[in-house]
RNA sequence: GGAGGUAUAGGCUAACCUGGCAGACUGGCGGGCUCCAGACCCGCUGACCUGGGUUCAAAUCCCAGUGCCUCCA
Numbered sequence: 001g002g003a004g005g006u007a008u009a010g011g012c013u014a015a016c017c018u019g020g021c022a023g024a025c026u027g028g029c030g031g032g033c034u035c036c037a038g039a040c041c042c043g044c045u046g047a048c049c050u051g052g053g054u055u056c057a058a059a060u061c062c063c064a065g066u067g068c069c070u071c072c073a
Stems, first nucleotide, its partner, number of pairs: 001072007010026002013023001020056001027045006049065005
C1' cells in the first nucleotide's frame, strides 16, 4: 500500500440480510425471604463507534472517517 471481518448497557450477546417502540443474560440499586449471608422471587436502572446522505421513518440501506482483528504485498 491492497483485501476482508468487526464496533449495540459496566461486562457479554441478539435484532441488521427483509427499515417501523432496542431485547436477553450478567452487573449495579431497592425490596421480599433469612437470625445474618448466599441461593431464590419482585421492581428499578443504563446501550446502537463518529460524521454525512437516502427516507415519512435508519442500529439496519449508501458514502466517508476512526479503533480493533485477520490475510496479501
The RNA shown here (transfer RNA) has 73 nucleotides and comes from a Methanomassiliicoccaceae archaeon.
The prediction has a mean pLDDT of 85.
RNAcentral holds the sequence, with entries from ENA.